[in-house]
RNA sequence: AUUUGUAAAAGGUAAACCAUCCGAAAGGGUGGGGCGCAAAGCCUACGGCCUAAGUCCUCAAAUAAGACAGGAUACGGCGGCAGGGCUGCCAAA
Numbered sequence: 001a002u003u004u005g006u007a008a009a010a011g012g013u014a015a016a017c018c019a020u021c022c023g024a025a026a027g028g029g030u031g032g033g034g035c036g037c038a039a040a041g042c043c044u045a046c047g048g049c050c051u052a053a054g055u056c057c058u059c060a061a062a063u064a065a066g067a068c069a070g071g072a073u074a075c076g077g078c079g080g081c082a083g084g085g086c087u088g089c090c091a092a093a
Stems, first nucleotide, its partner, number of pairs: 002093004012037002017032006035080001041086004047081001048078003054073005
């Protein structure tokens, strides 16, 4: 330097769930917790997924108004769904 993560060591991170706060929700922050993770470190929303406040459509009539409900939609989210970029600990070969 390259490849790899079978074993070991030093450490790291932290799912569900609980408490609390923020948010319309999805989801997020903090504390507890520990399912997992060899990049589950950092950046990225192109693909995928979640939500639907607002908006639009239907309901809805000759005209005006038009609730409930249903549908569509991201300008809201998820990087612990995959992809891409950058970097890094330990060990083995």